A computed fold for a 73-nucleotide RNA from a Clostridia bacterium, annotated as transfer RNA.
It was read from a public genome assembly.
Its Rfam family is "tRNA".
The source organism's lineage runs through Bacteria, Bacillati, Bacillota and Clostridia.
RNA sequence: GCUAAUAUGGCUCAGCUGGUAGAGCAGUUCAUUCGUAAUGAACAGGUCGUCAGUUCGAAUCUGACUAUUAGCU
Numbered sequence: 001g002c003u004a005a006u007a008u009g010g011c012u013c014a015g016c017u018g019g020u021a022g023a024g025c026a027g028u029u030c031a032u033u034c035g036u037a038a039u040g041a042a043c044a045g046g047u048c049g050u051c052a053g054u055u056c057g058a059a060u061c062u063g064a065c066u067a068u069u070a071g072c073u
Base pairs, nucleotide, nucleotide: 001072002071003070004069005068006067007066010025011024012023013022019056027043028042029041030040031039049065050064051063052062053061
């Protein structure tokens, strides 16, 4: 230098053929217990790497850029 993959709550990951984003763990509160752990219930937390484009509508499609990983030279 070229090619490919990945980027989604604090962490690990889903999200189908475009229709308004979820799970587990972690966190907070409550219940339960003599107390702790465990268990149960509820709550909070992300405008989906950035910027544009297409569309009535984009995490999803297209382009550029950024970061990480792998391969080639």